A computed fold for a 91-nucleotide RNA from Chitinilyticum litopenaei DSM 21440, annotated as Glycine riboswitch aptamer.
Taxonomically the source falls in Chitinilyticum litopenaei (Bacteria, Pseudomonadati, Betaproteobacteria, Chitinilyticum).
Its mean pLDDT, the model's own confidence on a scale to 100, is 84.
The sequence was found by an Rfam model in a public genome assembly.

RNA sequence: GCGCUGGAUGCAGGAGAGCGUGCUGGCAGCAGCACCACCGAAGGCGCAACGUCACCCGGAAUCGCUCAGGUAAACGGACUGUAUCCGGCAC
Numbered sequence: 001g002c003g004c005u006g007g008a009u010g011c012a013g014g015a016g017a018g019c020g021u022g023c024u025g026g027c028a029g030c031a032g033c034a035c036c037a038c039c040g041a042a043g044g045c046g047c048a049a050c051g052u053c054a055c056c057c058g059g060a061a062u063c064g065c066u067c068a069g070g071u072a073a074a075c076g077g078a079c080u081g082u083a084u085c086c087g088g089c090a091c
Stems, first nucleotide, its partner, number of pairs: 003089011018036001020035006037071003043067001044065003050058002
C1' cells in the first nucleotide's frame, strides 16, 4: 500500500400500518392517559439443520412473537452505497 473484516461518524437512498375513538390540559399547534384496530426494518425474545447415540448446552435471519417501538409530516428506521477515523486478520 492492496485485500477481507469489526466498530464509530458524515452524506445519500430507505418500507409497512387509523392524521382512529373517548377523557383531561391548552387560545391554538399539540401533549398526557385509556380503549379498539393495525405494522414490523430501532432494540428485545424464540427456533431448524448441525455440533452429539442421547440429554444439557450452543445454534441464523429480511423467519416467527409483538415486550418495546411505530401507524399525516418531522424524528426514527433494518439494510445498501460512499467517505473518514480507530482496530483485527492475511499477504